[in-house]
Molecule: transfer RNA
Organism: Phycisphaerales bacterium
RNA sequence: GGGCAGAUAGCUCAGCCUGGUAGAGCACCGCAUUGAAAAUGCGGGUGUCCCCGGUUCAAAUCCGGGUCUGCCCA
Numbered sequence: 001g002g003g004c005a006g007a008u009a010g011c012u013c014a015g016c017c018u019g020g021u022a023g024a025g026c027a028c029c030g031c032a033u034u035g036a037a038a039a040u041g042c043g044g045g046u047g048u049c050c051c052c053g054g055u056u057c058a059a060a061u062c063c064g065g066g067u068c069u070g071c072c073c074a
Base pairs, nucleotide, nucleotide: 001073002072003071004070005069006068007067010026011025012024013023020057028044029043030042031041032040050066051065052064053063054062
């Protein structure tokens, strides 16, 4: 230098192909329960979907450019 894959909640990830209210598990917070805890039950999503721009009534999703990480080729 070229190619491929990835970036979404505190963590691990789904959702993207086929645009239409941002989700799961774990963790965390509140309440109940307990003498106090653990466990359990009920409730709560805490988010600039890596960044900039474009298309569209509408973009995590489509298009263009860029950044970072991993792998491969040279």